This is a predicted structure of a 74-nucleotide RNA (transfer RNA) from a Nitrososphaerota archaeon.
RNA sequence: GGGCCGAUGGUCUAGCCUGGUAUGACGCCGCUCUCACACAGCGGAGGCCGCUGGUUCAAAUCCGGCUCGGCCCA
Numbered sequence: 001g002g003g004c005c006g007a008u009g010g011u012c013u014a015g016c017c018u019g020g021u022a023u024g025a026c027g028c029c030g031c032u033c034u035c036a037c038a039c040a041g042c043g044g045a046g047g048c049c050g051c052u053g054g055u056u057c058a059a060a061u062c063c064g065g066c067u068c069g070g071c072c073c074a
Base pairs, nucleotide, nucleotide: 001073002072003071004070005069006068007067010026011025012024020057028044029043030042031041032040050066051065052064053063054062
């Protein structure tokens, strides 16, 4: 220098192909239960999707550039 893959709540992760209010688990907070804790049940907070520009009525999703990480080629 070239090619491929990845980046989404605190952590892991689905969704991207096929554009339309962002999924689940763990963790956290509250309530119930218990003498109490744990377990269990119910409820809740927390991300607008690596950055930037474009297309579109509408972008996590499509297109361009860039950053970071991984693998391969030279």
The prediction has a mean pLDDT of 82.